[in-house]
Molecule: TPP riboswitch aptamer (THI element)
Organism: Pseudorhizobium pelagicum
């Protein structure tokens, strides 16, 4: 010095449906999907498909549903510092 790697600090971003069944007013067991369906959990932070918007879209499957697939690398999105390693240049030293 590096848009090479690893791993820390801190900080920020985000989702949380859908079906049955008691229940009765939002609770509680369960089926699905998934990394997460409120857990002290997971996901993602510009090298950004975490996630929103379009969308009360469109085709397909489904008991049902962002369940698949399209839309779509479209639009919007959350982050900076430090150890070490490695490569790179530069300097000084010694042979």
């Nucleotide at each position: 010095c590096g848009a090479u790697c690893u791993c820390g600090a801190c900080a920020g971003g985000g989702g949380c449906g859908u079906c049955u069944g008691c229940g009765a007013u939002u609770g509680c067991a369960g089926g699905c999907u998934g990394a997460g369906a409120a857990g002290g959990a997971c996901c993602c932070u510009u090298u950004g498909a975490a996630c929103c918007u379009g969308a009360a879209c469109c085709a397909g499957a489904u008991c049902a549903u962002g369940c698949u697939g399209g839309c779509g690398g479209a639009g919007g999105g959350a982050g900076u510092c430090g150890c070490g390693a490695c490569g790179g240049c530069g300097c000084a030293u010694u042979c």